[in-house]
Molecule: c-di-AMP riboswitch aptamer (ydaO/yuaA leader)
Organism: Humibacillus xanthopallidus
This record gives sequence, C1' cells and structure tokens, in this order.
RNA sequence: CGCCGAAUCCUGCUCGCCGGCGCUGCAGCACCGAGAUAGAUCGAGCAGGAGUGGGGGACCCACAUCCGGGCCGGGACACACCGGUCCUCGGGGUGAAGCCGCGACAGCGGCCGGGCAGCUUCCGUCCGAACCCGACAGCUCACCUCACAGGCGUGGGAAGGA
Repeated sequence: CGCCGAAUCCUGCUCGCCGGCGCUGCAGCACCGAGAUAGAUCGAGCAGGAGUGGGGGACCCACAUCCGGGCCGGGACACACCGGUCCUCGGGGUGAAGCCGCGACAGCGGCCGGGCAGCUUCCGUCCGAACCCGACAGCUCACCUCACAGGCGUGGGAAGGA
C1' cells in the first nucleotide's frame, strides 16, 4: 500500500515503555524502587457511541404425527411426569465451502458455489474448510441478544461501460 473476512471508526478512563528481586508453563505474573505533565505517538484493558454483520422472536402463510441416549433428584415404588446434568451417526447455526457418479480408503471426475487492487463479462488461476448449539429453534413487526476476530502478500491477459 493491499487481499480474504461483517470484523471498521469515534469518545472517556486506567495501565504499559526504566531498574531490582521472586516465581515461571518462557510468555508472562506479583512485589519493591526510580521517574512522571502518564504530555505526544503507539499498545492493551474497561465503559459507552456510530456503523456493519449474525442469532432468537407474533398475527398471516407454511409445516405438522412424532418427540434420541446416560446419570442424579422429586414422586411410597415402577412406567408416565417434573427438575438438574452430560453426550451426539436426530435436528439446527455461522460460512462460498454443497450435490451427484466411481472407489475399501486416500482420491478422481462432473455440476454448482466462492476469491484474485473501482464495476461487469470472458480467458487464466486458486478455494470448496473449520467451528458452534445440545433434543431444540420455519417465516416473522415490535422486542431481546451476540460479534467487530483471525489469517495473508496480489497487482496475468482481453473487451466494455463509468
């Protein structure tokens, strides 16, 4: 200066930048001291705001025959029932990350989906993961609630429009 991604911006406060010592999972923590306008920049945390992205959530519409397993407690006992807790080959969520065929698997192929420095198309090229909820959720006004991470280094060609 850019890429993927919603993952950016603003305000306020606190702390951090030097030395010593102890612990230690080696990245940090606690204590002590110096200095200080914690002043600018930068970084972290907390509390708010703007903006962006997601989840839950009526009427109407749609769907609609079944509600998994383990453990603990209640119930006089057992089934049913109620509550709590754990699990996941049911179901669901974020995401482009799905479907089909072959294959014991790995994988291969096709369709389709996503990315590649303003936009669209074509060629070219790369990707099609991972995680979460925990028996449960369609859509959904009001309303409630969550996130603003993480990982990288491209600029190959042509046409068109702006």